[in-house]
RNA sequence: GCCUCAGUAGCUCAGGGGAUAGAGCGACGCUCUCCUAAAGCGUAAGUCGCAGGUUCGAAUCCUGCCUGGGGCACCA
Numbered sequence: 001g002c003c004u005c006a007g008u009a010g011c012u013c014a015g016g017g018g019a020u021a022g023a024g025c026g027a028c029g030c031u032c033u034c035c036u037a038a039a040g041c042g043u044a045a046g047u048c049g050c051a052g053g054u055u056c057g058a059a060u061c062c063u064g065c066c067u068g069g070g071g072c073a074c075c076a
Base pairs, nucleotide, nucleotide: 001072002071003070004069005068006067007066010025011024012023013022018056027043028042029041030040031039049065050064051063052062053061
């Protein structure tokens, strides 16, 4: 340098044009308990990597860039 995969909540990930973006774990609160754990109920947490484009509508499609993984090439 080229190809390819990924980037969404604190963490692991789902969602691949249309309703208010979700789950598990974690955090916090409540119930229960003498207390804790477990269990149950609830709450908060998101510029969907960045910018631009397409579209009535973009996390989703297109382009460029950034970051990370893998492969290839170069390497006097």

A computed fold for a 76-nucleotide RNA from Streptomyces halobius, annotated as transfer RNA. The coordinates come from a structure-prediction model, not an experiment, and the mean pLDDT is 81. Taxonomically the source falls in Streptomyces (Bacteria, Actinomycetota, Actinomycetes, Streptomycetaceae). It matches the Rfam family "tRNA". By type it is a transfer RNA. Rfam links the family to the GO term triplet codon-amino acid adaptor activity.